Small-subunit ribosomal RNA, 5' domain from an uncultured bacterium, 523 nucleotides, folded computationally. It matches the Rfam family "Bacterial small subunit ribosomal RNA". The full RNA is in RNAcentral, with records from ENA, Greengenes and SILVA.
[in-house]
Context: one part of a larger RNA
RNA sequence: GUAUGAACGCUGGCGGCGUGCUUAACACAUGCAAGUCGAACGGAGUGCCCAUGACAGAGGAUUCGUCCAAUGGAUUGGGUUACUUAGUGGCGGACGGGUGAGUAACGCGUGAGGAACCUGCCUCGGAGUGGGGAAUGACACAACGAAAGCUGUGCUAAUACCGCAUGAUACAGUUGGGUCGCAUGACUCUGACUGUCAAAGAUUUAUCGCUCUGAGAUGGCCUCGCGUCUGAUUAGCUAGUUGGUGGGGUAACGGCCCACCAAGGCGACGAUCAGUAGCCGGACUGAGAGGUUGACCGGCCACAUUGGGACUGAGACACGGCCCAGACUCCUACGGGAGGCAGCAGUGGGGAAUAUUGGGCAAUGGGCGCAAGCCUGACCCAGCAACGCCGCGUGAAGGAAGAAGGCUUUCGGGUUGUAAACUUCUUUUCUCAGGGACGAAGCAAGUGACGGUACCUGAGGAAUAAGCCACGGCUAACUACGUGCCAGCAGCCGCGGUAAUACGUAGGUGGCAAGCGUUAUCC
Numbered sequence: 001g002u003a004u005g006a007a008c009g010c011u012g013g014c015g016g017c018g019u020g021c022u023u024a025a026c027a028c029a030u031g032c033a034a035g036u037c038g039a040a041c042g043g044a045g046u047g048c049c050c051a052u053g054a055c056a057g058a059g060g061a062u063u064c065g066u067c068c069a070a071u072g073g074a075u076u077g078g079g080u081u082a083c084u085u086a087g088u089g090g091c092g093g094a095c096g097g098g099u100g101a102g103u104a105a106c107g108c109g110u111g112a113g114g115a116a117c118c119u120g121c122c123u124c125g126g127a128g129u130g131g132g133g134a135a136u137g138a139c140a141c142a143a144c145g146a147a148a149g150c151u152g153u154g155c156u157a158a159u160a161c162c163g164c165a166u167g168a169u170a171c172a173g174u175u176g177g178g179u180c181g182c183a184u185g186a187c188u189c190u191g192a193c194u195g196u197c198a199a200a201g202a203u204u205u206a207u208c209g210c211u212c213u214g215a216g217a218u219g220g221c222c223u224c225g226c227g228u229c230u231g232a233u234u235a236g237c238u239a240g241u242u243g244g245u246g247g248g249g250u251a252a253c254g255g256c257c258c259a260c261c262a263a264g265g266c267g268a269c270g271a272u273c274a275g276u277a278g279c280c281g282g283a284c285u286g287a288g289a290g291g292u293u294g295a296c297c298g299g300c301c302a303c304a305u306u307g308g309g310a311c312u313g314a315g316a317c318a319c320g321g322c323c324c325a326g327a328c329u330c331c332u333a334c335g336g337g338a339g340g341c342a343g344c345a346g347u348g349g350g351g352a353a354u355a356u357u358g359g360g361c362a363a364u365g366g367g368c369g370c371a372a373g374c375c376u377g378a379c380c381c382a383g384c385a386a387c388g389c390c391g392c393g394u395g396a397a398g399g400a401a402g403a404a405g406g407c408u409u410u411c412g413g414g415u416u417g418u419a420a421a422c423u424u425c426u427u428u429u430c431u432c433a434g435g436g437a438c439g440a441a442g443c444a445a446g447u448g449a450c451g452g453u454a455c456c457u458g459a460g461g462a463a464u465a466a467g468c469c470a471c472g473g474c475u476a477a478c479u480a481c482g483u484g485c486c487a488g489c490a491g492c493c494g495c496g497g498u499a500a501u502a503c504g505u506a507g508g509u510g511g512c513a514a515g516c517g518u519u520a521u522c523c
Base pairs, nucleotide, nucleotide: 001523003521004520006519007518008517009516010515013392014391015390016389017388018387019385020384021350026348027347028346030345031344032343035091036090037089040088041087043085044084045083046082047080048079049078050077051076055072056071059068060067061066098303099302100301107228108227109226110225111224112223113222114221117220118219122216123215124214125213126212127211128210129209130164132162133161139154140153141152142151144149170196171195172194173193174192175191176189177188178187179186180185201208202207229275230274231273236266237265238264241263242262243261244260245259246258247257248256278300279299280298281297282293283292284291285290305326306325307324308323309322328339329338330337331336356382358381359380360379364378365376366375367374368373395425396424397423398422405416406415407414408413430460431459432458433457434456435455439450467512468511469510470509471508472493473492474491478507479506480505481504482503488495489494
C1' cells in the first nucleotide's frame, strides 16, 4: 500500500447492486416450511329432482259433533348430477432448503477403467392386456384407557392382494457354428432343445394408464494412476491382519462376511501414533514465481439432539419416517405417554459482533393431477444495518469598503479571505400535484406481490444535507496560550524538569470525504 462476512470511536443527505451468528453442531415458546390425485375405490355429508306427507292452516260448509281444503312443510324412501372429503390405493415425502460437527480418507481434484453393476419418471422400438379367487380399511356393535391410543366380533370395494392361462429377443440349463479380445471371457447366427415368469382399469370416448422386453438418455455405484497440512521430543505397526480354496451376501467386484489352509502385509520414498482441517472451481495479495484463504455463488462429500439398527422403496440405512438405548424438556388420573429449528422468521444464552415472528405464488423452478387447479419460508420481492462497492448531492457565476468578528503582532500591520454580506442564475436532490410502466410467456380472454414503485411532466424555493484524522522526523501541513519529567503523548526514533511547531485548548494549515480514524488478520 492492498484486502475483509469485520468490530470499536466520532459523524451521517440520497440512490443502485450486493452482503449480513466467523462465537454455543448451545437450548428452544409460537406460526409456517410436502403434499397431491374423486378421471383407481367403497362409504359419509351437503345441494338438486321425484314420491311420501306428521303438523300448521288462508278460506268454505256445518245438524256446532265436525267436515272439505289452496298453501307451507317436519319425517322417510328412491334417483341424479354438482360439490366436499376421514379412510383404502397411486405418485411424491431420497428433490428442493440448512449446517461443517466428524473426516488426512479414493473424502476431494484430475485422468482412466467396469468384459464386475443398477437406474422410477422421460424418449424411440417390439409384443400383450384372457379368465378367476380370497381378504381388509372405512363403517356398525362391544370392551379397555386420564390421555396417547388400542382390542374383539361382523359387513363391503378397488389400478390393494393371490393363483391360473398365454409368452420371447428375457432368465436358467444342455448343445453346434462364426468373429473378436491383455486374461477371466465378450459379441453373434432373432442357431437348436428343455424349463420358468406378466398384466388394471378409468373417462366427458379425445385419451390417460397397466404388463413383458430391446435400445437410449439421465442419475447413481465400484476400481485404479497421480496430487492433497504439521510433528521423529511419535520407529516400529498389523490376527480378518496379508494371501489362497470353498461358500454366504450384494445391483455388482472384493476378508464385505464365514469355514479351512498358508504366514504373510505395511514402514526413514516416514508406516503407526498425535495434532489440526470438510475438499474444489475460485477469492485476496504479488511484476511474476509464490504466499494466504475456501464467507457469498457453483460442484462434490458428510451430518440432522447423542449412539445403534433395519423396514419400505427405482433410489434412504431417510432433517420435518419407524424401532431400541442415553441425555434433556413437557403432559399425566402416577398406570403411562409426547418432543427434536444445523428449514424460514423468532426467543433465551454465548459474544466485540450479525436483520422481519413481513408480502406473494405475478415470474422462474419443483411435487401431484387429463385438466381446472392445489401445495411450495425453494424462489421473487419488501423491511432493518454506511457492512461493502459504485454513482450523485450539500449549489454556480460575479463580488474589495479586502466589512464586522476571531487569531496574531515588532502595534505599522498580517491572516481567516472572494470567504461572507450583496447581485444574477440553476433545481441534480427535496416537497407537493398530474400521468404512469417493462417484467405477461400462454390460441384468445383473463392474470403483477413488487407498486401507484421506477420513469415522465408541472409548481415551489438555495431551499433538506459535512464531517473525521493529522500538522517534531519518517510524512503533506505552525503559531499563540496553558502546563512545568506533572498532567499527558507515542507505530519507531522519542517528547514533557518555565518561552514545548511532539502534552491540553484556540486560530490557521494539510489529507480524505458520507465518511474518517483505530484495532484484528492475510499478502